[in-house]
C1' cells in the first nucleotide's frame, strides 16, 4: 500500500426496504430472617461519522473512522 470483512442497549447478538428486540447485566416490587435464586414489572438506542438513493433506509450506493483476516 492493496483487497476481503465487521460497527445496532452496559455485554453477546438478532431484526425480507416499511413500528429496532433478545438473553445477560441494570432498577423497582413480590417472595426469603439477610443474601441468592424464581416470579412480576421498568428504565436504556443520534443503528460508528458524514452524504446519496428511496414515499420510505439498522437495510442499498460513495467516502470517512475504527476493529479483525489475509496479500505484499
Nucleotide at each position: 500500500g492493496c483487497g476481503a470483512u465487521c460497527a445496532u442497549a452496559g455485554c453477546u447478538c438478532a431484526a425480507u426496504g416499511g413500528c429496532g428486540g433478545a438473553g445477560c447485566g441494570c432498577c423497582u416490587g413480590a417472595u426469603u430472617g439477610u443474601g441468592g435464586a424464581u416470579c412480576a414489572g421498568g428504565a436504556g438506542g443520534u443503528u460508528g461519522u458524514g452524504g446519496g438513493u428511496u414515499c420510505g433506509a439498522g437495510u442499498c450506493c460513495c467516502a470517512c473512522u475504527g476493529g479483525u483476516c489475509g496479500c505484499c

Predicted 3D model of a 72-nucleotide RNA (transfer RNA) from an Ardenticatenaceae bacterium. Rfam family: tRNA. Rfam links the family to the GO term triplet codon-amino acid adaptor activity. The prediction has a mean pLDDT of 82. The organism belongs to Ardenticatenaceae, within Bacteria.